[in-house]
Molecule: c-di-GMP-I-GGC riboswitch aptamer
Organism: Paenibacillus turpanensis
RNA sequence: AUCGAAAAAGGCAAACCUGAACGAAAGUCAGGGACGCAAAGCCACGGGCCUAACGCAUUCGCCACAUCAAAGAUGAUAGCUACACUGUGCAAUGCAAUGGCAGCCGGGUUGCCGAAA
Numbered sequence: 001a002u003c004g005a006a007a008a009a010g011g012c013a014a015a016c017c018u019g020a021a022c023g024a025a026a027g028u029c030a031g032g033g034a035c036g037c038a039a040a041g042c043c044a045c046g047g048g049c050c051u052a053a054c055g056c057a058u059u060c061g062c063c064a065c066a067u068c069a070a071a072g073a074u075g076a077u078a079g080c081u082a083c084a085c086u087g088u089g090c091a092a093u094g095c096a097a098u099g100g101c102a103g104c105c106g107g108g109u110u111g112c113c114g115a116a117a
Base pairs, nucleotide, nucleotide: 002117003114004113011037012036016032017031018030019029021028022027035103041109042108043107045106046105047104048101049100050099053098055095056094057093058092059091060089061088062087065075066074067073068072
């Protein structure tokens, strides 16, 4: 150095529960808990996975005349119908990290213990 013992001393902590903690979410953090883990310490560098706020696209809704700061309100109109552009939305779908996951794999980096080989 490799390696990892029915060894010892310690360590970490999945699911789940709790939280007037953070976040749009994924997720994180804190307390409990233990399935597991020899790097289940640390780093998003490559792949992968999760999310989709912002953004883009499509669809849909709203608006369509007058007034007011106001696409909301009020008024006007006997009633009904209604296109496009622009704008707009706690809307839907798709795309998409500047967000995450180190307990998915690889890589980088640091490190406790010491039987056998």